This is a predicted structure of a 466-nucleotide part of an RNA (small-subunit ribosomal RNA, 3' major domain) from an uncultured bacterium. The full RNA is in RNAcentral, with records from ENA and SILVA. The prediction has a mean pLDDT of 85.

Context: one part of a larger RNA
This record gives sequence, C1' cells and structure tokens, in this order.
RNA sequence: UGACGGGGACCCGCACAAGCGGUGGAUGAUGUGGAUUAAUUCGAUGCAACGCGAACAACCUUACCUACCCUUGACAUGUCCGGAAGCCUGCUGAAAGGCGGGUGUGCUCGAAAGAGAACUGGAACACAGGUGCUGCAUGGCUGUCGUCAGCUCGUGUCGUGAGAUGUUGGGUUAAGUCCCGCAACGAGCGCAACCCUUGUCUUUAGUUGCUACGCAAGGGCACUCUAAGGAGACUGCCGGUGACAAACCGGAGGAAGGUGGGGAUGACGUCAAGUCCUCAUGGCCCUUAUGGGCAGGGCUUCACACGUCAUACAAUGGACGGUACAGAGGGUUGCCAACCCGCGAGGGGGAGCCAAUCCCAGAAAGCCGUUCGUAGUCCGGAUCGCAGUCUGCAACUCGACUGCGCGAAGUCGGAAUCGCUUGUCUUCGCGGAUCUGCAUGCCGCGGCGAACAAGAGCCCGGGUCU
Repeated sequence: UGACGGGGACCCGCACAAGCGGUGGAUGAUGUGGAUUAAUUCGAUGCAACGCGAACAACCUUACCUACCCUUGACAUGUCCGGAAGCCUGCUGAAAGGCGGGUGUGCUCGAAAGAGAACUGGAACACAGGUGCUGCAUGGCUGUCGUCAGCUCGUGUCGUGAGAUGUUGGGUUAAGUCCCGCAACGAGCGCAACCCUUGUCUUUAGUUGCUACGCAAGGGCACUCUAAGGAGACUGCCGGUGACAAACCGGAGGAAGGUGGGGAUGACGUCAAGUCCUCAUGGCCCUUAUGGGCAGGGCUUCACACGUCAUACAAUGGACGGUACAGAGGGUUGCCAACCCGCGAGGGGGAGCCAAUCCCAGAAAGCCGUUCGUAGUCCGGAUCGCAGUCUGCAACUCGACUGCGCGAAGUCGGAAUCGCUUGUCUUCGCGGAUCUGCAUGCCGCGGCGAACAAGAGCCCGGGUCU
C1' cells in the first nucleotide's frame, strides 16, 4: 500500500423479509458424470461446466472405430516430359480405386515449323498436409466480479523512504452525481448525455395502406397506418424542508415527471478463467503416416447419479358444437390459394405472389351452449401392437408425423432450492434461424394479466471510511 476478520460505522442489490409461481417426488426430452464399448471423437467442471461449442450427428457433417485403398498427395508454388479440355463406354469392386476401349479438337502469337495461356496425365525433388501436443509460450475473441462506481495522471505540498494528499470530511445522488469545506489546483479513462426503439402532438407524402362516399368501377387522404423532418421533460413553475447550496418531499399543468420504459454501450484490473477444434501463431511431434480417399459402424449404448426443461396429477378442468380479436416474421432450387380425394398425416390441382398487393395463416387462451360429477376417472398420457403418410440415393442400427387399439407412473412432491417489483410474474398461442427431413431447445412476437414490499434485525454479494 493492499487483502482478510464469526471487528466497527454508513449505503446498495429480488440479497433477505412480504407475496406469487416453480424445481427437488412421477413420466418423457435433453446435457453431463459414471459404467459399457472396436469406437461410444474432442472441448467446457463452484458461482462464471452440465437444452454449453452444436442456428439441427440417418449418409455427409465427423474430428472416433473396423475393413479396403493412395503416397509430391484432396489443396499451393516451382522444374522436366506428354496430352487441350471435355464427352461416351466395358470388366472388377461395398465404394474409393484398379485395368481398359472409343470420340474430340478449341483460344493467343506465328507464313510454316513451332511456342504460349488455361485445364489435365506422368516423373523426381524442394515441399504440401496434420481437428496431433502445449490456452502454463501467444495474438484475437469471450466469460466473470459488474453497468459495480470506481481506476489513475500532471504540477504543487508533506514524508529519509515505501508512499500520502488530491479521491478524505459535512450533505446529496442511480452515480468520484452535484454542492459546501479543505495544501491542494487541474486533467484523463469510467458515470451521465450524444445513438436505436417505444409512449403524445404536428408538418410533408398517399400505394399495394385507409374509407367520413359508393354494389362495384371510380372518388377522397379526414381517420388508422406507413416513413422522413420537427416539437415536447428541463426539477422549467408553485409550496414546504434544507445551510441563502446541492438536493429531497408534496402539488399544478401535461400523452409522459424527476434517468418516462426498453436496448446498445462494460473503466483500471482480477481469475496463469475459457478457447492452439473458428481463425492466426512460437516451440515440439508425425511424414508409404498422427497426412489423404472410401464403405460400414459409432457419436443415438444403460444397473445408476446430477443439472436444465416439457407434460401432468384435474372441475378456475376434460370433451363436443358454435363464434371473436393480434403482433412480429418468412417466401422463386420458394410460399402455395380456390376446388377435388382421404377419418387423418397427406395426395391431386394449379390461380396468385420476387410480395403494405399473393401465400404461409384457422391465432390460442376467451365468449356462448351441451356433457362429465371426484372416480386412477370422459384426468393423465408413457409404453407396446397393427396399418399408413412424407422427406430423402437410403429411415434396420437411428427421422418426423397420422389413424385404430393398448393404456403405465402420477392424487401436488423430504431435506433443500430457483425466478419475479408492472404490462413484471403467471398463463395462452404465433413466427424465425439452422434445415432434404427432424425443436419440449434457442432467438423473437403479441393476447390475458396479478399478489406483495417501499422495511433494514438476519443470510449472500458489492461499495465507502475506519
């Protein structure tokens, strides 16, 4: 000077308390440990690993295993020899590959011979190649403390010095935010603001949008909306408290009030944190193999243990019939309407749309009726059987979905533990990325819409002073 204390003081945070809903019990999905295996590729391991890298493992991916093959190589540059390239095709083989047959000549320079470019076959060597090791050799990127309010510098002053001061103190704030004081005076990185979005109004513009007119055609741009510009909020005004300050409390006006809500934005640093398997890269290692190709298998195993989720255990519900209202997205190797067939998944069909035009697309919870009557049930749907649909070269290992049958555990969950303070929790559906297909995951979107607290005794984490 820091760090730490079951030392002290002050302050903050869904940290606790007050509430609401969960997890921990069941079944399933998924990840991990362990076990197994020829292989079950590798990494991530308290918070900050475990629906994580992976925004999709049937082949591919793929890095793993087994078998079969290649050795200047799948890829780059250089030398020499040959042939343009390409196309068709036979045998063998699981394919890769191996052994052949046929066809065919282009472009540039040149009169020709020939030379050259691109592509391709062969030879020898320099080399290629490595998802091999080291994240404790590194760059870059990322997590975390933490969107916490801190971290420093110049000059001056103090101290022999390490250092201190400033940055401490009195108030105040979300904030080292601001005010006052002070051997300090200033400044930088952070805070805040400037950026995006949302909430109000206004101007401009008006198709594909809208409709005060109309059956439509056609009018119109008022409203909704779209998208550019502008206004608006600043403790500006009033009262009180305060130190005549900063500020706080209450009020008015206002669409909005004290940072209006949300996002992006992450200081100096910490954890030898994570990543050599995104990429880059030092060193080491392999070089007829630790490189390359291909087929099949594996990453999908299963006594068990843990994490994260989904669905439930029902009547605020299940089933059936009728009926209403979103937002944000995606679409031309695509989205796919009407209509027809099928109980259905789906099949036919072909209109429209490169999309404010057409399509995905019926939103669901809701509302109006009927039924069930507390039962392992008309709850719950695992599991299994049969029959199918679709994608794809191919669904055996190992896809999703449909119909019929089967109907398991489960009657609200021990110790313990998680999220959330308002359009939040909860609940309800919808879309997208990845993608041939495959979503209970992830990222978004709207509908319905609470309860409790406004405290500082305690647990946890953090800040300041001592």